[in-house]
Predicted 3D model of a 137-nucleotide RNA (c-di-AMP riboswitch aptamer (ydaO/yuaA leader)) from a soil metagenome.
RNA sequence: CGCCGAGUCCGUGGUCACACGGAGCGGGGGAACCAAGGUGAUGCGAAAGCGUCACUGGGGCGAACCUUCAUAACGAAGGCGCGCAAGCUCUUUCAGCGCGAGCCCGUCAGCUAACCCCGCAGGCGUUCGAAAGAGAA
Numbered sequence: 001c002g003c004c005g006a007g008u009c010c011g012u013g014g015u016c017a018c019a020c021g022g023a024g025c026g027g028g029g030g031a032a033c034c035a036a037g038g039u040g041a042u043g044c045g046a047a048a049g050c051g052u053c054a055c056u057g058g059g060g061c062g063a064a065c066c067u068u069c070a071u072a073a074c075g076a077a078g079g080c081g082c083g084c085a086a087g088c089u090c091u092u093u094c095a096g097c098g099c100g101a102g103c104c105c106g107u108c109a110g111c112u113a114a115c116c117c118c119g120c121a122g123g124c125g126u127u128c129g130a131a132a133g134a135g136a137a
Stems, first nucleotide, its partner, number of pairs: 001125004008023006024120006034110001037056008057108001058105004065079005080100005088135007
């Protein structure tokens, strides 16, 4: 100087850690109305659909998911999602490269106006490709 990410700026106090306040960015909870499982078996029905039985907890942050194939294990492919300094910012397309993890709640939370609560970390070192549009200075 730059990248991922919401994870920044200002003021006051403090040796520091940090505390308080403001602005900004991000996240969760929370009415009405609306919505409201999945898999298997089975009965009725032309169908839509209705019923019975058995099994299966659910949710949040994040791009980090789906399908197929294969292995003792390590994996592979396709689809889809995310990211990537050569005046500045944003959007789109093509190409190239990279990622598709991890953590948390604890039987509980759909949507959700008012209202309530929480975070402002952590980790890294990229580019020397092409085209179009808008804006700022």
Its mean pLDDT, the model's own confidence on a scale to 100, is 81.